[in-house]
RNA sequence: GCUCCUGUAGCUUAAAGGACAGAGUACCAGUUUCCGGAACUGGUGAUGCCAGUUCGAUUCUGGCCGGGAGCA
Numbered sequence: 001g002c003u004c005c006u007g008u009a010g011c012u013u014a015a016a017g018g019a020c021a022g023a024g025u026a027c028c029a030g031u032u033u034c035c036g037g038a039a040c041u042g043g044u045g046a047u048g049c050c051a052g053u054u055c056g057a058u059u060c061u062g063g064c065c066g067g068g069a070g071c072a
Base pairs, nucleotide, nucleotide: 001071002070003069004068005067006066007065010025011024012023013022018055027043028042029041030040031039048064049063050062051061052060
């Protein structure tokens, strides 16, 4: 340099065009406990960025950025 794959909470991930983006873990608060842990209840937190298509985009298209693989 060329080709391909990939990007969603701090981390691991679901959603294969449809309504409030769902969960696990972590974190915070509470219950419990002598204290802590565990358990239970509640809560905070996410679609890499910019355009396009569409009534509607996490999903499809293009560009950019980041990560990975292959070839040279």
Molecule: transfer RNA
Organism: Candidatus Levybacteria bacterium RIFCSPLOWO2_01_FULL_36_54